[in-house]
RNA sequence: AGAAGGGUAGCUCAGUUGGUAGAGCAGCGAAUUCCAAAUUCGCCGGUCGCAGGUUCGAGUCCUGUCCCUUCUG
Numbered sequence: 001a002g003a004a005g006g007g008u009a010g011c012u013c014a015g016u017u018g019g020u021a022g023a024g025c026a027g028c029g030a031a032u033u034c035c036a037a038a039u040u041c042g043c044c045g046g047u048c049g050c051a052g053g054u055u056c057g058a059g060u061c062c063u064g065u066c067c068c069u070u071c072u073g
Stems, first nucleotide, its partner, number of pairs: 001072007010025004019056001027043005049065005
């Protein structure tokens, strides 16, 4: 330099044909317990890497750019 994959909640990851973004773990609260652990229930948590474009509508499509991994030279 070129190619492929990836970037979504504190962490690990889903998200189908474009139609109001979810799960598990973690955190907080409650129940249970003599106290804890475990378990159950609930709550909190997001400008979807960044900037533009297309569209009535974009995590998803297009362009540019930044970062990570791998491959080629």

Transfer RNA from Poriferisphaera corsica, 73 nucleotides, folded computationally. Lineage of the source: Bacteria > Phycisphaerae > Phycisphaerales > Phycisphaeraceae > Poriferisphaera.